[in-house]
RNA sequence: AGAGUUUGAUCCUGGCUCAGGAUGAACGCUGGCGGCGUGUUUAAGGCAUGCAAGUCGAACGGAUCGCAAGAUCAGUGGCAAACGGGUGCGUAAGACAGUGGUAAUCUUCCCCGAAGUUAGGUACAACCUGCCGAAAGGCGGGCUAAUCCCUAAUGGACACGAGGGGUCAUAUGACAUUCUCGUGUAAAGAAGCAAUUCGCUUCGGGAGGAACCUUUGGCCCAUCAGGUAGUUGGUAAGGUAACGGCUUACCAAGCCUACGACGGGUAGCAGGUGUGAGAGCACGACCUGCCUCACUGGGACUGAGACACUGCCCAGACAUCUACGGAUGGCUGCAGUCGAGAAUCUUCCCCAAUGGACGAAAGUCUGAGGGAGCGACGCCGCGUGCAGGAAGAAGGCCUUCGGGUCGUAAACUGCUUUUAAUUGGGAAAAACUAGCGAUGGUACCAAUGGAAUAAGAGGUUGCUAACUCUGUGCCAGCAGCAGCGGUAAUACAGAGACCUCAAGCGUUAUCCGGAUUUACUGGGCGUAAAGCGUGUCCAGGUGGCAUUUUAAGUUACUGGUUAAAUCCCAAGGCUCAACUUUGGGACCGCUGGUAAUACUGAAAAGCUAGAGACUGGGAGAGGCCCGUGGAAUUGUCGGUGUAGUAGUAAAAUGCGUUAAUAUCGACAAGAACACCAAAUGCGAAGGCAGCGGGCUAGAACUGUUCUGACACUCACACACGAAAGCGUGGGGAGCGAUACGGAUUAGAUACCCGUGUAGUCCACGCCCUAAACGAUGAAUGCUAGACUUUGGGAGUAUCGACCCUCUCAGAGUCGUUUUAUCAAAGCUAACGCCUUAAGCAUUCCGCCUGGAGAGUACGGCCGCAAGGUUAAAACUCAAAGGAAUUGACGGGGACCCGCACAAGUGGUGGAGCAUGUGGUUUAAUUCGACGGUAAGCGAGGAACCUCACCAGGACUUGACAUGUUAGGAACCCCGCAGAAAUGCGGGGGUGCCGCAAGGAGCCUAAACACAGGUGCUGCAUGGCUGUCGUCAGCUCGUGUCGUGAGAUGUACGGUUAAGUCCGAAAACGAGCGCAACCCUUAUUCUGCGUUUUAUGUGUCGCAGAAAACUGCCGUGUUUAACACGGAGGAAGGCGGGGAUGACGUCAAGUCAGCAUGGCCCUUACGUCCUGGGCUACACACGUGCUACAAUGGGGAGUAACAAUGGGUUGCCAAGCCGCGAGGCGGAGCUAAUCCCACCAAACCUCCCCCCAGUUCAGAUCGGAGUCUGCAACUCGACUCCGUGAAGAAGGAAUCACUAGUAACCGCAAAUCAGCCUCGUUGCGGUGAAUACGUUCUCGGGUCUUGUACACACCGCCCGUCAAGCCAUGGAAGCCAGAAGUACCUAAAGGAUCGCGCAAGCGGGACCAGGGUAAAGCUGGUGACUGGGACUAAGUCGUAACAAGGCAUGGGUAGCGGAAGCUGCUCAUG
Repeated sequence: AGAGUUUGAUCCUGGCUCAGGAUGAACGCUGGCGGCGUGUUUAAGGCAUGCAAGUCGAACGGAUCGCAAGAUCAGUGGCAAACGGGUGCGUAAGACAGUGGUAAUCUUCCCCGAAGUUAGGUACAACCUGCCGAAAGGCGGGCUAAUCCCUAAUGGACACGAGGGGUCAUAUGACAUUCUCGUGUAAAGAAGCAAUUCGCUUCGGGAGGAACCUUUGGCCCAUCAGGUAGUUGGUAAGGUAACGGCUUACCAAGCCUACGACGGGUAGCAGGUGUGAGAGCACGACCUGCCUCACUGGGACUGAGACACUGCCCAGACAUCUACGGAUGGCUGCAGUCGAGAAUCUUCCCCAAUGGACGAAAGUCUGAGGGAGCGACGCCGCGUGCAGGAAGAAGGCCUUCGGGUCGUAAACUGCUUUUAAUUGGGAAAAACUAGCGAUGGUACCAAUGGAAUAAGAGGUUGCUAACUCUGUGCCAGCAGCAGCGGUAAUACAGAGACCUCAAGCGUUAUCCGGAUUUACUGGGCGUAAAGCGUGUCCAGGUGGCAUUUUAAGUUACUGGUUAAAUCCCAAGGCUCAACUUUGGGACCGCUGGUAAUACUGAAAAGCUAGAGACUGGGAGAGGCCCGUGGAAUUGUCGGUGUAGUAGUAAAAUGCGUUAAUAUCGACAAGAACACCAAAUGCGAAGGCAGCGGGCUAGAACUGUUCUGACACUCACACACGAAAGCGUGGGGAGCGAUACGGAUUAGAUACCCGUGUAGUCCACGCCCUAAACGAUGAAUGCUAGACUUUGGGAGUAUCGACCCUCUCAGAGUCGUUUUAUCAAAGCUAACGCCUUAAGCAUUCCGCCUGGAGAGUACGGCCGCAAGGUUAAAACUCAAAGGAAUUGACGGGGACCCGCACAAGUGGUGGAGCAUGUGGUUUAAUUCGACGGUAAGCGAGGAACCUCACCAGGACUUGACAUGUUAGGAACCCCGCAGAAAUGCGGGGGUGCCGCAAGGAGCCUAAACACAGGUGCUGCAUGGCUGUCGUCAGCUCGUGUCGUGAGAUGUACGGUUAAGUCCGAAAACGAGCGCAACCCUUAUUCUGCGUUUUAUGUGUCGCAGAAAACUGCCGUGUUUAACACGGAGGAAGGCGGGGAUGACGUCAAGUCAGCAUGGCCCUUACGUCCUGGGCUACACACGUGCUACAAUGGGGAGUAACAAUGGGUUGCCAAGCCGCGAGGCGGAGCUAAUCCCACCAAACCUCCCCCCAGUUCAGAUCGGAGUCUGCAACUCGACUCCGUGAAGAAGGAAUCACUAGUAACCGCAAAUCAGCCUCGUUGCGGUGAAUACGUUCUCGGGUCUUGUACACACCGCCCGUCAAGCCAUGGAAGCCAGAAGUACCUAAAGGAUCGCGCAAGCGGGACCAGGGUAAAGCUGGUGACUGGGACUAAGUCGUAACAAGGCAUGGGUAGCGGAAGCUGCUCAUG
């Protein structure tokens, strides 16, 4: 000191979360020792038991014991018990803290000083005695002492009253040994032989303590705005230690309050503590000071002091005892107990020390205090060993199987003994002061023996230090945030290893920090949250120039205070540290004094630059009222006139023969004001528009004439405030929510059309909201300009302010082309703003603090209502958002290309057949491929095999590989059983190399390692392939621009098939693509060559070369690139064709071609065999073939005319046989030689057919055959004879093709025994038509625009309804609580009154408590009900984002399942 998290990426805004520190803590796991601290934060809940305040016999009488001295005890008396200890209920001010005051006060004990202490008297306890009561206790009679009580004397420096002077103070007053007079008030003794000591009384002073007053300071809520009758003041009296409404009577009507009264909530306050750089924020345990309370409430008594924690009286609740009549009690003292709770200790020792009470003292008492115990609760310290030790042991884990790691770690060897254990010794703390130590036989010291007694917790995806294996498979689970887990999880669980801290480690809770995320230090408000709709103005805040005075603020110096502890620094003491002692310092504040006077304030007297007034002439849709005008619209009447009109994308509803629409004339009504008109003007804003008049407000300019700071802003308040809406009364032409029809549609509560009500208009009164926007508060000053325009003024000039120049006040612009400069600095997250600031500054006001809930609920105020205004919380999410970037997309735009459309040609879709697929069927119909980019595809050839499928029969180290052992040559033949595999049996056969040991190969048998798998995962992969697409794109280096993502380059102007080339340009270059290089083809030449030929004749084959480059000419364009035309040429503008496929996209395809990770099977998911299946068949789709005929079919003829290919397990000639498939035959050929193959068909010539289901077409079926092959039944091809189906040119729709192309025609080959081949791949023959063009369809490219999309439109996303769950509002009521008001009653106490000589008796306002009554407040609950949030895959629609398919949104009103629609007005986001 920062980090993670919104996005595809970026910057910003903004919240959430983490790393740090802390705690009176608790919980989990673990736990060796010591020191110092600390320990009911909850129930101020209830308490058993013991102790926590007594002491004095030197104040007094008595009793008991004792020979006595004396000791002990209850009582009278004195002092103390008001301290010490505990708690935080109450209290927001009778408190506390700071600073002052008392001239308005009191003070036992203590200290100092002065004076005194005389003379008398009467009782009451104890005790004795009588009685009552269960007890507690009480009553009567009798005796007695005192430092108990009473009377009298004396007394002043005391008190009171009267009078006079001095000094000081000043509001009353104070002071002094001041003067004079009058009145009043004291005392106690005790001890001692004594000296003397301790007491007592009065007065003065001190110290300490207490009381009261003033001022300042410190919590939340305004959804608490008015409160108060002893209330505020006065007079008088009472009361108090004392002032005072403290109390009473009378008089007056005051007093407090937005600087927050009153009310409500919460809370002891402070020194300080935690954190923080600080400012602050949070807290107030322990320790210290103050306050408060003592079961709850009230009250007084005693006393110096109390309204009294372990005193008294009363009331109440609770508890205990009881003989039922009564009585007793108060742990918020120390221990302890129950309860509550996540949670907090021993019913310990001692007065030895420190301190307190009493006492002359000894001493007594002291749960204050000193100590020990328990708890890792905290802080601090120590230890759990040290050194050597590699066969790097065993074992665990991992492994690429080589090894690595735990790891010098262990074992083992040597050493030490802190700690723990045992034994021995043994303190200081004790000064007074001789004795006296609870702690404690403790600390500490020494010795003994032995590594002995002692390590865990959390973590290991990032933040954040630390990684592998196994299991699991969106399950189980983790998680502080982001997030992890769906079969290869470093994120779950286990293991190993590692990291961090360590007697602890983690978790939870809370506080501060980080958070500049409430911003004083130190934030913001155009678009992220945020400027009130606008103005006027009181309080408040702020305020021009210059002078004098003052000294409040301010500054400097200084005095007092700010308790100690705490904190900081320096020393010291416990072995160190924590802890503690001493000294010094610091802190901020309050207050007194002295000085200064720049600034602010105050006072006085001035100034004119701010502000205002006045004068003059002008501008304007400024406002209100009255009057008036024409055009248009609609209606009514009359005329002309006839069938339509109106409306739409197209229609229909509607209107019209009872005469519409159209047209002419007249009349009526209401509303709005064309042109002028504009970037215009006016107004505070809303807003304002025909013309004239009346009334009225403001602004600008001119002149200098006046006033002399009169100013700026403004909470609250007041006024105005579009549209819609409301009330009353008018008015109503047009338009037009709602409503009703017509269309559209799946629906259409909409968009479109036809009617049309409120309303829109007027008067009066309300409402008070808008995207009331420049999304930009008001005022003042400063910081280049240019241009346009409105109003005013001046100047020159002029007939004239017409132009021109200058100036003041406004309104705008600074932009692509014609064509006119951009704005610069600065600011900003960027966009942008830029003298009209969002710049630089000052003043004042308003507002904001994550999203959603919500501008909602409740409450208040306003309103007739609609509603407005003010304005939360629970729950919930980790985002929501702004600007800009790159893409993608758009039923956005521009440009361009492509057989993309169009123009053409021929097809498919209809029929039959072939073939593939789906579906169905089946024992099986093996598997894969599924829009384009699957479907005559893998398969370029399923009868067996193939083969993966099914049925059955078999085998289990296996059909195949390697290794081990044993045996054997291998191998061949035969027989039997069987469907075969296989099994059984027989026979033949003895090999090769060799140094003669053995070796190589093969076969058989056995056991085990292993084989084997077309089993799964193409979403674990390699390789290969498809597609966009042979589209023209995709990138990089350096530079530059931008905070950045990124941009530029690669945009632009031309051009091209092309990111092809040229020009220009903050770019300059480069790479992968394009093109070219390669193959082939068209022409020529050269060489060679088998064949051919009479021939070097001609074709041809092979190899090589030439040729084409916009090279030449012309035109156009920018002198370019290039385009067009021409010449020459075999070929002309990439000549035709092929190979060649950029970065990437589709988790595209393939684990079944091959390879391969992982998983799975192992007498089977492996292997072998036979048979079957892949060929099934209601049906649907794709690709083809053959046709439907005359451009044809059939027959005959002409050796009509090709090219590519193939051939020895082969092609097969001649010849012969067969109608034919074919057979026989055997020549030739390992091929330019022979054969397929006369190489061909369409073509051409002649004849027949005559439009018909035919002399078309050939399916299907019957019969007879040929060939291949172990084998043609399922299931081959072909031949012959016969049979002769559908089919009459094919609906919607759809495909291919731009030239040697389409179309038509045949030929060959691969695979292959054969063939389902009508497929595929090649080859040649004949050989067209059309392209105006780019509007539209599809695909693509470039630029631009919008975006709420980025899994990228197959996107995103809104609302109702249904289900679950959560919190919350309302609600008839019900329950509870706190405080107050009025009245009644009233204990103890009681001012005071009456009676009494007195003791005493009686009354008594007031009053705790209780009761009654009504109203308000707060909380809980509540049938039902309202909306809200959330929840992988529910329903209905499609509202929004692109022109989102009707642009969206704000306000308002009506309507509708829902999003929403429509009307009016406003905004552009």